[in-house]
């Protein structure tokens, strides 16, 4: 280098909740918290699931339809990284 792994050292991240802020919603930011996480670091390629403010169609309080959004801590994938095996 590629692989495999978290025993051991430095360490990182940070659920649910609470308080604050943003959105139409999913949800997203900060603060506090710490379920957990060897990538729980990036990153919508693929797949999955969530969301509807505004449009368009009807039987118009509803309900479909285009369309856009959101989730990387749902799954794969790609792509960077500590330390150990050495």
């Nucleotide at each position: 280098a590629a692989g495999a792994g978290a025993a051991a050292a430095a360490g990182g991240c940070a659920a649910a909740c609470g308080g604050g802020g943003u959105g139409a919603g999913a949800g997203c930011c900060c603060c506090g918290g710490a379920c957990g996480c060897a990538a729980a670091g990036c990153u919508u390629c693929g797949g999955g699931u969530c969301c509807u403010a505004a449009c368009c169609u009807g039987u118009u309080u509803c309900a479909g339809g285009a369309a856009g959004g959101a989730c990387g801590g749902c799954c794969g994938g790609g792509u960077u990284g500590c330390c150990u095996c050495a």
Model confidence (mean pLDDT): 83 of 100. c-di-GMP-I riboswitch aptamer from Zoogloea ramigera, 86 nucleotides, folded computationally. NCBI's taxonomy places the organism under Bacteria, Pseudomonadota, Betaproteobacteria, Rhodocyclales, Zoogloea. The model forms 95% of the base pairs in the Rfam consensus. It matches the Rfam family "c-di-GMP-I riboswitch aptamer". Gene Ontology term of the family: cyclic-di-GMP binding.